Small-subunit ribosomal RNA, central domain from a metagenome, 350 nucleotides, folded computationally. The prediction has a mean pLDDT of 86. Rfam family: Bacterial small subunit ribosomal RNA.

Context: one part of a larger RNA
C1' cells in the first nucleotide's frame, strides 16, 4: 500500500469560519492535455516461449524466431474529464413583504423568598436526627408584626415547546445586534460542496489583579455512627460560586451517530409561516414548506435496533481505527503565570 471499518466492539475532531486543494448544474463552439487507435524508431547480450539442430539420451549448449505489458516521434478519433470561449436558470445568492422565537452584548427595573441589623409583642425553650450530640437561647432565642440593608436566583406560565454552529439561553422594560422560516415577483447568472494547515468560539472547576459575598459550600474544626470512619449523618465554615477585565481549552463538549447533495411505503401528536374549504368570528376539514417527537414496511444491522431528522441506496471531501497492558505515558517540540494542555512512541508483558 491494496483492504476493510468508525451509534453499543478499536475509530466522528467540543463547534463554527475559512486559505491550499479534492470535487462540482445545463446548452453550443472550438482546443486535444487526459483517454482510445494507427505507423516508426527504441526496448543490449544472456535468460524465460516457440521450431530446428550438437554431446549415444537428459541436463548443457548451438542457431533462428516470437514476446518484451514500457518509453519517445509521429498520423488520427472527440463520447467522457481537462483548458478556453458564448449562453442558460433548476444549485447558491440578492432585492421586496410578512409573522416566530430562553438567539447574542448593555443598561435601567420588580416581587417572592433565605440571611443580617433595628424596634414591638412574648416566655422557656429552639435547632437538629435513625436516635442523639455538638450548636443557639433569661445578655430574652425559636414563634409572631412593623421596618431597614445587601447579594443572588427567577416560582406559576413551561410543553420528547422555542432559539443557537457549539459551548449554551428562562422574572419585567428599552437600545443596538445576528441568524432561520413563510410569501409573490424581480435581479445576479454556476458565485456551488468540503476543507489540510490556520484563525475564533468553546460548560464547569481552575489561575491573575481589583471589587462584592445574602444563600450554598471544596478545604478545615466540632458533634456522632463504628471495630476503625481522615466517610456517609449533624452543627458551623474558609476558598469558590456572582462582578469587571485577562488567562486555561478540557467534559459521557453525546444523538457516544462530521458536513453536503438526490432518492426511497406509510400511520400520528406537536411548533412556525402560507393556500382552499367552511363560518359572524375562533375552531373543525383539507393542502404546502420549513422545524421537532413516537409507531412502522422495504433495506440494512452481529444484535440490539435504525427507519425521509437513517444506522437504507448513492456520489463529492475531511477526520479518525487496525488486540490487551504498558499509555494518552516517556522523550523532544509548541502553549501556559501556574495548574496543566496539544502532538505522542518503544523496551517489555500477555
Nucleotide at each position: 500500500u491494496u483492504g476493510g471499518g468508525c451509534g453499543u466492539a478499536a475509530a466522528g475532531a467540543g463547534c463554527a469560519u475559512g486559505u491550499a486543494g479534492g470535487c462540482g448544474g445545463u446548452u453550443g463552439u472550438u482546443u486535444a492535455a487526459g483517454u482510445c487507435u494507427g505507423a516508426u524508431g527504441u526496448g543490449a547480450a544472456a535468460g524465460c516461449c516457440c521450431u530446428g539442430g550438437g554431446c549415444u539420451c537428459a541436463a548443457c549448449c548451438c542457431a533462428g524466431g516470437a514476446a518484451g505489458u514500457g518509453c519517445a516521434u509521429u498520423g488520427g478519433a472527440u463520447a467522457c474529464u481537462g483548458g478556453a470561449u458564448a449562453a442558460c436558470u433548476u444549485g447558491a445568492g440578492u432585492a421586496c413583504g410578512g409573522g416566530a422565537g430562553a438567539g447574542g452584548a448593555a443598561a435601567g427595573u420588580g416581587g417572592a423568598a433565605u440571611u443580617u441589623c433595628g424596634a414591638g409583642u412574648g416566655u422557656a425553650g429552639g435547632g437538629g436526627u435513625g436516635a442523639a450530640a455538638u450548636c443557639c437561647g433569661u445578655a430574652g432565642a425559636u414563634a409572631u408584626u412593623c421596618g431597614a440593608a445587601g447579594g443572588a436566583a427567577c416560582a406559576c406560565c413551561a410543553g420528547u415547546g422555542g432559539c443557537g454552529a457549539a459551548g449554551g439561553c428562562g422574572g419585567c422594560u428599552u437600545u443596538c445586534u445576528g441568524g432561520a422560516c413563510c410569501g409573490a415577483u424581480a435581479c445576479u447568472g454556476a458565485c456551488g460542496c468540503u476543507g489540510a494547515g490556520a484563525u475564533g468560539c468553546g460548560a464547569a472547576a481552575g489561575c491573575g489583579u481589583g471589587g462584592g459575598g445574602a444563600g450554598c459550600a471544596a478545604a478545615c474544626a466540632g458533634g456522632a455512627u463504628u471495630a476503625g470512619a481522615u466517610a456517609c449523618c449533624c452543627u458551623g465554615g474558609u476558598a469558590g460560586u456572582c462582578c469587571a477585565c485577562g488567562c486555561c481549552g478540557u467534559a459521557a463538549a453525546c444523538g457516544a451517530u462530521g458536513g453536503g447533495u438526490a432518492c426511497u411505503a406509510g400511520g400520528u401528536g406537536u411548533c412556525g409561516c402560507g393556500g382552499g374549504u367552511a363560518u359572524u368570528g375562533a375552531c373543525c376539514c383539507u393542502u404546502g414548506c420549513g422545524g421537532u417527537g413516537c409507531c412502522a414496511a422495504a433495506g440494512c444491522u452481529a444484535a440490539c435496533g435504525c427507519a425521509u431528522u437513517a444506522a437504507g441506496u448513492a456520489c463529492c471531501c475531511c477526520g479518525c481505527c487496525u488486540g490487551g497492558g504498558g499509555a494518552g505515558u516517556a522523550c523532544g517540540g509548541c502553549c501556559g503565570c501556574a495548574a496543566g494542555g496539544c502532538u505522542u512512541a518503544a523496551a517489555c508483558u500477555c